[in-house]
Molecule: Bacterial RNase P class A
Organism: Anaerolineae bacterium
RNA sequence: CAAGUUGACCGGGUGAUCGCGUCCCUCCGGGGAUGAGGAAAGUCCGCGCUCCACAGGACACGGUGCUGGCUAACGGCCAGGCGGGGCGACCCGACGGCAUAGUGCAACAGAGAAGUGUAUUGCCCGCAAGGGCGAGGGUGAAACGGUGCGGUAAGAGCGCACCGGCGUUGAUGGUGACAUCGACGGCUAGGCAAACCCCACCGGGAGCAAGACCAAGCAGGAAUGAGGGGCGGUCCGUCCCGUUAGUAGUUCCGGGUAGGUUGCGAGAGGCGUCGGGCAACCGGCGUCCCAGAUAGAUGAUCACCACCUGCGGCGGCAGCCGCCACAGCAGGAACAGAACGCGGCUUACAAGUGUGGCUUGAGUC
Numbered sequence: 001c002a003a004g005u006u007g008a009c010c011g012g013g014u015g016a017u018c019g020c021g022u023c024c025c026u027c028c029g030g031g032g033a034u035g036a037g038g039a040a041a042g043u044c045c046g047c048g049c050u051c052c053a054c055a056g057g058a059c060a061c062g063g064u065g066c067u068g069g070c071u072a073a074c075g076g077c078c079a080g081g082c083g084g085g086g087c088g089a090c091c092c093g094a095c096g097g098c099a100u101a102g103u104g105c106a107a108c109a110g111a112g113a114a115g116u117g118u119a120u121u122g123c124c125c126g127c128a129a130g131g132g133c134g135a136g137g138g139u140g141a142a143a144c145g146g147u148g149c150g151g152u153a154a155g156a157g158c159g160c161a162c163c164g165g166c167g168u169u170g171a172u173g174g175u176g177a178c179a180u181c182g183a184c185g186g187c188u189a190g191g192c193a194a195a196c197c198c199c200a201c202c203g204g205g206a207g208c209a210a211g212a213c214c215a216a217g218c219a220g221g222a223a224u225g226a227g228g229g230g231c232g233g234u235c236c237g238u239c240c241c242g243u244u245a246g247u248a249g250u251u252c253c254g255g256g257u258a259g260g261u262u263g264c265g266a267g268a269g270g271c272g273u274c275g276g277g278c279a280a281c282c283g284g285c286g287u288c289c290c291a292g293a294u295a296g297a298u299g300a301u302c303a304c305c306a307c308c309u310g311c312g313g314c315g316g317c318a319g320c321c322g323c324c325a326c327a328g329c330a331g332g333a334a335c336a337g338a339a340c341g342c343g344g345c346u347u348a349c350a351a352g353u354g355u356g357g358c359u360u361g362a363g364u365c
Stems, first nucleotide, its partner, number of pairs: 001361006008353002012305007020035006037335001041346002044344005049207004056236004061203005066080005081095001082093004096198002102196002104192002121136001122133004145163006164188001166185008211262004220253005227241004269288008307332005312324005
């Protein structure tokens, strides 16, 4: 320098004028303080909180799925193992079940797709009829091990040696996933569980329009009626209301309301520092207080500065070269916007910063 890979940060600043929400002060004229995000977004996971019963059991249903750790919890994060891709940095993986618990599936092509079967081409015997074979070619995502020697009419794990794979098992290392090295066995065992299924673990429901309080308002009627309810299913258990009353309840018709306060801002909180840990993360100390609207505020204009992009000016002048200045002019600046809160994930994002880390290749010293 080129190509690539990976991980961060930032998300304009100051001032003036006008305007808006909340809080405070007020001599009611006004004044002061404060006011979005890294994703506030999608609402995809997981929690807190609230009510239903301080949430029980079984089944069903759903979810998760290598190992260890972190965490309030997670489908998240960190570290590692294994498999796959890449020369490499690095990236990807629903990655439990050696698919000998059972059931099932395999399009097209192909002779044949799972325990048997087949022969298009091919090889061999034979004059032929016919018979033997499964090595080679061919199809396919996948075709019943590979190499060599023997063997044979031709062949074939048919036999043997080695290798691969399979089953049983031992030693060593590791917390573990697993790795490495063996021993024995039988000549060979196919794939798919994001198919049912099995195993392990997790899951009660509804949500801030939860819930609590205050205020305001209203008119009852009809049918049914012994059980009803505890916010998706069934059964059990348990709790609450009611139980002879046309009552509780249910359904239908009719009537009333459309307000306020709270929940709601000190928190799994931010920043700094020290310590532990490879890390995620945890702990100690110090310091700070940082939006709370309810039709929903957080904005607009101007000036200056900063950033980026484009056009430089003068002279010799066609191209080109030299000198001067770092000024001037024009333009640009994203994605988006709280509504109970928090941890993640995912998605969107202009211009820029550290000439970030690392890899491969080339060149120069």